This is a predicted structure of a 511-nucleotide part of an RNA (small-subunit ribosomal RNA, 5' domain) from an uncultured prokaryote. The coordinates come from a structure-prediction model, not an experiment, and the mean pLDDT is 86.
Context: one part of a larger RNA
RNA sequence: GGAUGAACGUUGGCGGCGCGCCUAAUGCAUGCAAGUCGAGGGAGAACCAUUCGAGCCGUAAGGCCCGGAUGGGGACACCGGCGAACGGGUGCGUAACACGUGAGAAACCUGCCCCGAAGACCGGGAUAGCCCGGGGAAACCCGGAUUAAUACCGGAUACCUUCUCUGAGCCGCAUGGCUCGGUGAAGAAACGGUCCGCCGCUUCGGGAUGGUCUCGCGGCCUAUCAGCUCGUUGGUGAGGUAACGGCUCACCAAGGCAAAGACGGGUAGCUGGUCUGAGAGGACGAUCAGCCACACUGGGACUGAGACACGGCCCAGACUCCUACGGGAGGCAGCAGCAGGGAAUAUUGCACAAUGGGCGCAAGCCUGAUGCAGCGACGCCGCGUGCGGGAUGAAGGCCUUCGGGUUGUAAACCGCUUUCAGGAGGGACGAAAAUGACGGUACCUCCAGAAGAAGCCCCGGCCAACUACGUGCCAGCAGCCGCGGUAACACGUAGGGGGCGAACGUUGUCC
Numbered sequence: 001g002g003a004u005g006a007a008c009g010u011u012g013g014c015g016g017c018g019c020g021c022c023u024a025a026u027g028c029a030u031g032c033a034a035g036u037c038g039a040g041g042g043a044g045a046a047c048c049a050u051u052c053g054a055g056c057c058g059u060a061a062g063g064c065c066c067g068g069a070u071g072g073g074g075a076c077a078c079c080g081g082c083g084a085a086c087g088g089g090u091g092c093g094u095a096a097c098a099c100g101u102g103a104g105a106a107a108c109c110u111g112c113c114c115c116g117a118a119g120a121c122c123g124g125g126a127u128a129g130c131c132c133g134g135g136g137a138a139a140c141c142c143g144g145a146u147u148a149a150u151a152c153c154g155g156a157u158a159c160c161u162u163c164u165c166u167g168a169g170c171c172g173c174a175u176g177g178c179u180c181g182g183u184g185a186a187g188a189a190a191c192g193g194u195c196c197g198c199c200g201c202u203u204c205g206g207g208a209u210g211g212u213c214u215c216g217c218g219g220c221c222u223a224u225c226a227g228c229u230c231g232u233u234g235g236u237g238a239g240g241u242a243a244c245g246g247c248u249c250a251c252c253a254a255g256g257c258a259a260a261g262a263c264g265g266g267u268a269g270c271u272g273g274u275c276u277g278a279g280a281g282g283a284c285g286a287u288c289a290g291c292c293a294c295a296c297u298g299g300g301a302c303u304g305a306g307a308c309a310c311g312g313c314c315c316a317g318a319c320u321c322c323u324a325c326g327g328g329a330g331g332c333a334g335c336a337g338c339a340g341g342g343a344a345u346a347u348u349g350c351a352c353a354a355u356g357g358g359c360g361c362a363a364g365c366c367u368g369a370u371g372c373a374g375c376g377a378c379g380c381c382g383c384g385u386g387c388g389g390g391a392u393g394a395a396g397g398c399c400u401u402c403g404g405g406u407u408g409u410a411a412a413c414c415g416c417u418u419u420c421a422g423g424a425g426g427g428a429c430g431a432a433a434a435u436g437a438c439g440g441u442a443c444c445u446c447c448a449g450a451a452g453a454a455g456c457c458c459c460g461g462c463c464a465a466c467u468a469c470g471u472g473c474c475a476g477c478a479g480c481c482g483c484g485g486u487a488a489c490a491c492g493u494a495g496g497g498g499g500c501g502a503a504c505g506u507u508g509u510c511c
């Protein structure tokens, strides 16, 4: 000098674009953050209309109320499907194939989507809900009866797929792969829905996308860590997995790693990148993007194409809450917000209008993703706080050798302008027909008036800018050298000056 997710002190006009718990992965009140489909299914409340009947009031017309039937209507639940494994958060752990990069899988999986081929035949039994009964303070649970499906199950068929045995051809990269056949065994589906347009179901092949596994190389400190290892290293067989594998197990062998640093300890998410630097390099890894890991702590599996699953389940533990003491409920490292910690970090906002996502044929619903707004000079950038004239060089202040000098064209005064802010009117783009949170915002026009808008640090040398008074090794200053003990350009104040300017200084950290 540059930089910063900064903080602190003094000061503070406007706007645009960004950024904003770096500390306690501490604990959390409240609300919201994942639903959707009636074109899968049964059932169907409120309410409306018509009609019938009973009761009450009334002399009557009629009014009030209850119930039944028919039609409309469709809520809350329930079964079922898809989603909930995405999106959002955090950086605890991890020195590891976690990440980056380059290869490999002849050892693999892939819902929804696209292309192609073939098909959907015959049957069955349940179960939630509803109803009845019961238990419990609650959470919720039990029994009986009954019912539907694109829920579940049995059988059939098999272009085809898998497996066993087997034939031929071609190829390779070791195990081997591909193609065409034969024998045997096993394996489907929702006679669905519909507004008749279509949407769906099953099997197989291919694609696309996403994922899984293996290997080469690369990137921290420490030898005041020198030896480490028994599923350890390899083999055979088996189990398991989507799949290879000591992944797991039985048996056998005795191996494997290490000074080119094993093992141990410390620290740490990795990268694209960011900062600095002429570069080489050094330091860092906020925001944005990719990957990984985690979701109160530890463990486990279930469902599923996909999880060992943040707003799912089970067990154990700590903590908090409810309780009728028998038993239950919970998990903000989602968005806001609270307490605490801290030098320090924001609103319990608006909207699904746009972009994107889930579901749905669609209309549409949901979406604290996202788009916006609010707060903060936290950063970068832009703009303003006026412009021209004006000397008898006013007054005042300060200094003085008392002559004067300086503040200083500075002010007053004269003329002019109106950016920004203010007031009034008009008023978007973003949206393809309808639909705009932002927003009466941006922007345009008009109005008034110099009007509302300047500070901070420094002045001994380094280092740009000097005098006076006060103080008297005191009070104090200080980055280094050093100033202060009676004339201090170094302390304090004033005048003057220098630097930067909505900022200026200080502190921390990096180059």
Base pairs, nucleotide, nucleotide: 001511002510003509004508006507007506008505009504010503013383014382015381016380017379018378019376020375021341026339027338028337030336031335032334035082036081037080040079041078047072048071049070050069051068052067053066055064056063057062089294090293091292099218100217101216102215103214104213105212108211109210113207114206115205116204117203118202119201121155122154123153124152131144132143133142134141135140160187161186162185163184165182166181167180168179169178170177171176192199193198220266221265222264227257228256229255232254233253234252235251236250237249238248239247269291270290271289272288273284274283275282276281296317297316298315299314300313319330320329321328322327347373349372350371351370355369356367357366358365359364386416387415388414389413396407397406398405399404420452422447423446424445425444426443430438455500456499457498458497459496460481461480462479466495467494468493469492470491476483477482
Rfam family: Bacterial small subunit ribosomal RNA. Its family is annotated with structural constituent of ribosome and ribosome in the Gene Ontology.